[in-house]
RNA sequence: GCUUCUUGCUUCUUGCAUCUAACUUCUAGAUAGUGGCGGACGGGUGAGUAACGCGUGAGUAAUCUGCCCUACAGUGGGGAAUAACGUCUGGAAACGGACGCUAAUACCGCAUAACAUAAUGAACUGGCAUCAGUUUAUUAUCAAAGGAGAAAUUCGCUGAAGGAUGAGCUCGCGUCCGAUUAGGUAGUUGGUGAGGUAAUGGCUCACCAAGCCCGCGAUCGGUAGCCGGACUGAGAGGUUGGCCGGCCACAUUGGGACUGAGACACGGCCCAGACUCCUACGGGAGGCAGCAGUGGGGGAUAUUGCACAAUGGAGGAAACUCUGAUGCAGCGACGCCGCGUGAGGGAAGAAGGUCUUCGGAUUGUAAACCUUUGUCUUCAGGGAAGAACGGUGACGAAAGUCACUCUGACGGUACCUGAGGAGGAAGCCACGGCUAACUACGUGCCAGCAGCCGCGGUAAUACGUAGGUGGCAAGCGUUGUCCGGAAUUACUGGGUGUAAGGGGUGCGCAGGCGGGGCAAUAAGUUGGAUGUGAAAUACCCGGGCUCAACUCGGGUGCUGCAUUCAAAACUAUUGUUCUUGAGUGAAGUAGAGGUAGGCGGAAUUCCCGGUGUAGCGGUGAAAUGCGUAGAUAUCGGGAGGAACACCAGUGGCGAAGGCGGCCUACUGGGCUUUUACUGACGCUGAGGCACGAAAGCAUGGGUAGCAAACAGGAUUAGAUACCCUGGUAGUCCAUGCUGUAAACGAUGAUUGCUAGGUGUGGGGGGACUGACCCCUUCCGUGCCGGAGUUAACACAAUAAGCAAUCCACCUGGGGAGUACGGCCGCAAGGUUGAAACUCAAAGGAAUUGACGGGGGCCCGCACAAGCAGUGGAGUAUGUGGUUUAAUUCGAAGCAACGCGAAGAACCUUACCAGGUCUUGACAUCCUAAGAAUCCUGUAGAGAUACGGGAGUGCCUUUCGGGGAACUUAGAGACAGGUGGUGCAUGGUUGUCGUCAGCUCGUGUCGUGUGAUGUUGGGUUAAGUCCCGCAACGAGCGCAACCCUUGUCAAUAGUUGCUACAUUAAGUUGAGCACUCUAUUGAGACUGCCGUUGAUAAAACGGAGGAAGGUGGGGAUGACGUCAAAUCAUCAUGCCCCUUAUGACCUGGGCUACACACGUACUACAAUGGCCAUUAACAGAGGGAAGCAAUAUAGUGAUAUGGAGCAAACCCCUAAAAAUGGUCUCAGUUCGGAUUGUAGGCUGAAACCCGCCUACAUGAAGUUGGAAUUGCUAGUAAUCGCGGAUCAGCAUGCCGCGGUGAAUACGUUCCCGGGCCUUGUACACACCGCCCGUCACACCAUGAGAGUCGGAAACACCCGAAGUCGAUAGUGUAACCGUAAGGAGCACGUCGCCGAAGGUGGGGUCGAUGAUUGGGGUGAAGUCGUAACAAGGUA
Repeated sequence: GCUUCUUGCUUCUUGCAUCUAACUUCUAGAUAGUGGCGGACGGGUGAGUAACGCGUGAGUAAUCUGCCCUACAGUGGGGAAUAACGUCUGGAAACGGACGCUAAUACCGCAUAACAUAAUGAACUGGCAUCAGUUUAUUAUCAAAGGAGAAAUUCGCUGAAGGAUGAGCUCGCGUCCGAUUAGGUAGUUGGUGAGGUAAUGGCUCACCAAGCCCGCGAUCGGUAGCCGGACUGAGAGGUUGGCCGGCCACAUUGGGACUGAGACACGGCCCAGACUCCUACGGGAGGCAGCAGUGGGGGAUAUUGCACAAUGGAGGAAACUCUGAUGCAGCGACGCCGCGUGAGGGAAGAAGGUCUUCGGAUUGUAAACCUUUGUCUUCAGGGAAGAACGGUGACGAAAGUCACUCUGACGGUACCUGAGGAGGAAGCCACGGCUAACUACGUGCCAGCAGCCGCGGUAAUACGUAGGUGGCAAGCGUUGUCCGGAAUUACUGGGUGUAAGGGGUGCGCAGGCGGGGCAAUAAGUUGGAUGUGAAAUACCCGGGCUCAACUCGGGUGCUGCAUUCAAAACUAUUGUUCUUGAGUGAAGUAGAGGUAGGCGGAAUUCCCGGUGUAGCGGUGAAAUGCGUAGAUAUCGGGAGGAACACCAGUGGCGAAGGCGGCCUACUGGGCUUUUACUGACGCUGAGGCACGAAAGCAUGGGUAGCAAACAGGAUUAGAUACCCUGGUAGUCCAUGCUGUAAACGAUGAUUGCUAGGUGUGGGGGGACUGACCCCUUCCGUGCCGGAGUUAACACAAUAAGCAAUCCACCUGGGGAGUACGGCCGCAAGGUUGAAACUCAAAGGAAUUGACGGGGGCCCGCACAAGCAGUGGAGUAUGUGGUUUAAUUCGAAGCAACGCGAAGAACCUUACCAGGUCUUGACAUCCUAAGAAUCCUGUAGAGAUACGGGAGUGCCUUUCGGGGAACUUAGAGACAGGUGGUGCAUGGUUGUCGUCAGCUCGUGUCGUGUGAUGUUGGGUUAAGUCCCGCAACGAGCGCAACCCUUGUCAAUAGUUGCUACAUUAAGUUGAGCACUCUAUUGAGACUGCCGUUGAUAAAACGGAGGAAGGUGGGGAUGACGUCAAAUCAUCAUGCCCCUUAUGACCUGGGCUACACACGUACUACAAUGGCCAUUAACAGAGGGAAGCAAUAUAGUGAUAUGGAGCAAACCCCUAAAAAUGGUCUCAGUUCGGAUUGUAGGCUGAAACCCGCCUACAUGAAGUUGGAAUUGCUAGUAAUCGCGGAUCAGCAUGCCGCGGUGAAUACGUUCCCGGGCCUUGUACACACCGCCCGUCACACCAUGAGAGUCGGAAACACCCGAAGUCGAUAGUGUAACCGUAAGGAGCACGUCGCCGAAGGUGGGGUCGAUGAUUGGGGUGAAGUCGUAACAAGGUA
């Protein structure tokens, strides 16, 4: 919906259609349960583990193995339960409880049974022991399950055997660091027996024995999963174990078992602990080191993706199901590989940028522009392989074959085609060297960089930026880690005399190594074969993605281990033998070898006595000290201790340390000779043992001298030192301890080999008449030296050479031979022996310099010998300081200070005050106007401002103008700066130093720096010369050449000169002989002689000569040093100022003045002052805005005036000296400062601020402390003269002549220099370097009353879960029994063991701690000066 009642149809009754409840059966799906198999695989992680965990190779005759494969045998007949389910019920939940029902391939008996198992025998075979295997006999014991299908059949089930796979266990070898971990171990080691296991075994238990591991590293502590492999490396190695693969371990922490073939189980169970969650507070739940994902931590690491399509796994008969295994995708330049962002042409070498020497260069063919291509990106179209299984059908006995058909996460992806258009696509780092790549600006020891060295303090290729360049490139750079380089841990492949490094020395156990012959064995060794060495990786050859990365196939390799066969040279082992290694015997021999005892003389000191008197002693000099109470000195006697002169010697002995008078005793070792003996008996030697200088310690003696500490005296800034006077421990003896030294030859021991020469000690042999000498040999001990070695120095038969064996030791400096710990010691201390932290060196040998209170040689007015000074006074001048508005600046030991300055009243002038200017006082360019120029007025301090007047030039012209010079005005480029930097520079200069040096080429030597030459022997002023020499030459210096002076000659003769004449006069004549002038020459060269020397160079002496050994003087200044001086002579980079830091003007200042220093002048007086006299005698210069004569005036400065002179012509133009007088030793007749007055000169101008004159005034000063300067002959000293600058101004400077000395023995000392040598810790070079305390800051570290924490072990307590054992308290289906009951099982209880927990005392590691110790580091702190040189005391 329809229908039954009703209704409809029909018919008058039923029936039809249709719907539906319950039950039963079957099928499919879902779900819970029973049952089976799997959850022990796959996936994750590396906490633990130093171990049979892993790797490799063996064993299992001591074992197990589900599923799978092969073949054999079997599968009969029964029984009792229980989930689910139902009812009731507890709890919040998780989860249950009681009663009742039911099935099985779930569970349980029974039957059957051997090639199984067990027991007992027998025979044979084999093996490494126990034993194993085969055959055989008897006895005993033990199985099963069915499902699907109509059936065939198929899937299962049971027993036993074999295989395969997987697993267990055992063993050989290998597997990190620490000895500051040396002893560990009681079930420990073994045995017997038992238990347990799949199985061996102390795996467990009982008993017995006392073993077992360890220097070939036990135990303990730390760290760690192991391997195939990976990275690196030439290799050997070193580091590492992420991905992939094998093994192991673990699954919140610890313990435990159950189940099962397999687990003591990641996503199972029980217990304990911690944590999280839920809760009704009574109880429960959980475990991402599975895949995603979250939080946290961190420098840092991904998606809560798709799919089971493929490969694989589990289940299933299968279809299928499951699978965060897996296949894919997403994110990340995290790595590797490939590709692109265009290609070709293109010079006006564009613009812009950057640099610039302003010319240009560069970016740069780069761009633009033209032509062209189309990968990738974008859009559109097409579009995979990976797929075969499986399913269905057919054939076949089956295995299987054939046909058809289905299945793709990735994915509309890879790939292909087309279109468009150079269109969308380049960064990062570096540019000082290493290390490819450079300039500008900014900054100014700042900011910053830095891998190492190191950059940055005003010119940064090093910081920052820009341009450019270099490198790499979808990357680049940084950081971290590992290997390499690094032969810098050295096996390959290092060293130890001095760089780090030989033990102080011997003996000797273990260990390592070890002579000749023969024989055997075969462990090492060598060769062959076999097994293994997984795969992946690696290498080689091929294949597939367009190439490559990647991936696939084949081969090689995996260097190893094991087994076996063989060889026998070498090593080894065993046996035998030999004598040369080693040892013994015998005969000699040297010796400070050792121990003990005794003896001796010299000397010191002390004591006693004698003589004797005032000192002794000591030092650089002194003092303390001793001495008149008699020292020192000297004589005699005595005491005591210590040490043993000469001999005595790179001589002897000893293992080293060490040993020294003589004698005796005991005793060790060496050497020589010797063919008697043994027969490899040897070498080395970790640990161990012994010896071991001095000092020191303990106990007891002794003590003369010496002498730490200590005291005193000196020295000194100080002097806790050096020196002196004393003096105690100690030094000596005995017995113990200590155990170290530059215990050194800075050189371990042993053995062999490898040129010589020459000494010395001991012994032998030969020869000789001979103890000598000579030849030879062995053992010691020295020197020289070849090869060789060495970084060099050096070593060199006594090796540091060539080889061998063993031991010890080293691995940058400091921290540090320290701390902690251990051991030893009485102590002092010794031995073993780190780290944190810090530095980029520390160190060796040699080289060149420099330096030395090192040495040798030499020189210099360096000292000495002299003379005169300075330092004291006054004045002048410069400087410092102070002052000032300014007192401009520079110069600073010598080598600044009378310097720049050869001349500040203005100027100069740079400084100060005030007044002025701003394209400027000065230069160039442009425009406009004007000639230039001259005269002049007013205001002003002047600069300046405002005016007036005169003047119209020169060249050219197309007559408009233009040009040159000059002036004014204007605009801007620019001028200007005595502003800074001499530490940005040029140039110039000083100085060492007129010292004799400084270099080069070639050659030679050396690894090299470098040396040689250049040193050496002589000589010189000299790197001057000679000789020698692996050097030969050369250059710059020296010298010479130049100037001047000294002699002569020639020429010339005015202004010079004058033998002649003349004059007042070189005045004139004459002349040029002389002087002179000025030009050219000569001369001097150690040339000659002698001596010395080396026959040289040369030196000394002499002759001659004017001059004699560079004749005197000057000019002349090597390579270099001092960041020497100068930016203010000049020039100049950069920086700075620009109405001022420029320019002009007036005035002031540079001239100040408590003071200090330098350089000069004048003096202090009689060698003098003053006066007078008469007269003298120079040289070199200067002179025109000049020098100026004669003359006149003046006391004078000077004035007037002006001859002469552009100068060998004229002028400036002498003084001291000489002669006479006076003064008579005084603050003067010395001295002249200061001051007053009056004058002169220059100049616009003498107030600040010039010079001179006259008169008057008349200071200090009477020869100068410490200290210090110059000078060696025409010099010092002294006397005057000239010049530059300059209007004027000199006591300064530069020159000139006059008069005119003393002294030098000499090189010890002071200073400076040269050469050689030596030492050096210096090289900025001794003004160097450098040590320690103290003070300050920071860092790490030791000790420290303690405090806190971790891990491990031990003892005891408690004792969960649980296995095992015991037990009859409780319960109980199967089996037995007729039953009672039994067997068995479960629960309960008890016991052993037992995790976590608790308690305890120790050990150990770490953190922290008041305080404390040292250490390290730190541009400029304090105190000294210890070291480096003879470092001032080696």

RNAcentral holds the sequence, with entries from SILVA.
A computed fold for a 1434-nucleotide RNA from a metagenome, annotated as small-subunit ribosomal RNA.